[in-house]
């Protein structure tokens, strides 16, 4: 000094003017305003692809069917997330990447090409033997050689033999079994023994393991309205019948169907069996409210330190309180710096332009995906060069 690899931040900032939302507090002509002060969008707030908290509803089960994960140990509330490690597999390397259990339980694909692609196989070839003649046909035995093809039923070296073939030997890969050592494991390493070696694809159906109530802040409450009427009281009026006014309380109307224990309808993720609730329910038209308040932000929080662990994260201590809005706030203007571009300039710098990435909370937290101009920091590899 080039070149990569892996992590981790930043993505405006200061100062003043008016202007915004919440919260506290003061004042007031008091429900209106005025003043003071604290906090106010993100690392993804975004996808809504998991987990979870909370709310409401169910929960004695049994089967079916349906989804979701998949080396091994750990972290966490949880996870399909996170961390080290193990195989496989790209790379000199640092490091990346993996829908990482099962193909000997079934089932299916594997085009084209070629003799043949599951439990195959003879095209050219070798080799013996008959026939006919210098080359062709038969029978017969052969898969070692060569062809096809991503892949052709282990490789290499050799006995054998008519020629050849794990047909036999020796090494060697690969498979079963057995025995040592390390390891929490997955697995590694090393040695014996045997047959003689039955491809790939399960991100193909499929089997094996393990998991898995539903539905959501428009979950849920409180409080107030109202609706064509009903009933009840009180008071006034009428001869009566009834009327009008005010409290209270119950309650929106028509039409149809089914059902009142011989059980409509509901309830458990789907569906069956069961079993539980149940006195009204279901359809269809038409009225009536849609208003205020809780839920709402203190949390599996958030920063520093120390111990404990490769980590990933955990335990102890101290400090901290950081938006709660509901046609839905942070905006706009000026300066001075910083930034990017462009001219001048040895160079310090000077002049000008520009608006500076993705991109807005809405119940809340943990991942894991996409997005991101433009800059900084640190480890580490590998290459060249000096000392």
């Nucleotide at each position: 000094c080039g070149a990569g690899u892996c992590g981790g931040c930043c993505g405006g900032a200061c100062g003043g003017u008016c202007g915004c939302g919440u919260c506290g507090g003061a004042g007031u002509u008091c429900u209106g305003c005025u003043c003071c002060g604290a906090c106010g969008a993100g690392g993804a707030a975004g996808g809504u692809c998991c987990g979870g908290g909370c709310u409401c509803c169910a929960c004695c089960g049994g089967g079916c069917a349906g989804g979701g994960u998949g080396g091994u140990c750990g972290g966490u509330a949880a996870c399909g997330c996170c961390g080290a490690c193990c195989c496989g597999g790209g790379g000199c390397g640092a490091c990346c990447c993996g829908c990482g259990g099962g193909a000997a339980a079934g089932u299916g694909c594997c085009a084209c090409a070629g003799a043949a692609a599951g439990c195959a196989g003879a095209c050219c070839g070798c080799c013996u033997c008959c026939g006919c003649a210098u080359g062709c046909g038969g029978a017969g035995g052969u898969a070692a050689g060569g062809g096809u093809g991503a892949a052709a039923c282990g490789g290499u070296g050799g006995u054998g033999u008519a020629a050849g073939a794990g047909a036999c030997c020796a090494c060697c890969a690969g498979c079963g079994c057995c025995c040592c050592a390390g390891g929490u494991g997955a697995c590694u390493g090393g040695g014996g023994c045997g047959g003689c070696u039955c491809g790939g694809c399960a991100a193909a159906c499929c089997c094996c393991a393990c998991c898995c109530g539903g539905a959501g802040c428009a979950a849920g409450g409180u409080c107030a309205a109202g609706a064509a009427g009903g009933g009840u009281c009180c008071g006034c009026c009428u001869c009566a019948c009834g009327g009008c006014g005010g409290g209270c309380c119950c309650g929106c109307g028509c039409a149809g169907g089914c059902a009142u224990u011989c059980g409509a309808g509901g309830g458990c993720g789907g569906c069956c069996c069961g079993c539980c609730c149940g006195a009204g329910c279901c359809u269809g038209c038409g009225g009536g409210u849609a208003g205020a308040c809780c839920g709402c932000u203190u949390g599996a929080g958030g920063c520093c330190g120390c111990c404990g662990g490769c980590a990933a994260c955990g335990g102890c201590g101290g400090c901290c309180c950081u938006a709660g809005a509901u046609g839905g706030a942070u905006g706009a203007c000026c300066g001075u710096c910083g930034c990017u571009c462009c001219g001048c300039g040895c160079g310090a710098g000077c002049g000008g332009a520009g608006g500076c990435a993705c991109a807005g909370a809405a119940c809340c937290c943990g991942g894991c995906c996409u997005a991101c101009a433009g800059g900084c920091c640190g480890a580490c590899u590998c290459g060249u060069c000096c000392g």
Bacterial RNase P class A from Actinoallomurus purpureus, 387 nucleotides, folded computationally. It matches the Rfam family "Bacterial RNase P class A". For this family Rfam cites "Identification and characterization of small RNAs in Yersinia pestis" (Beauregard et al., RNA Biol, 2013). The organism belongs to Actinoallomurus, within Bacteria.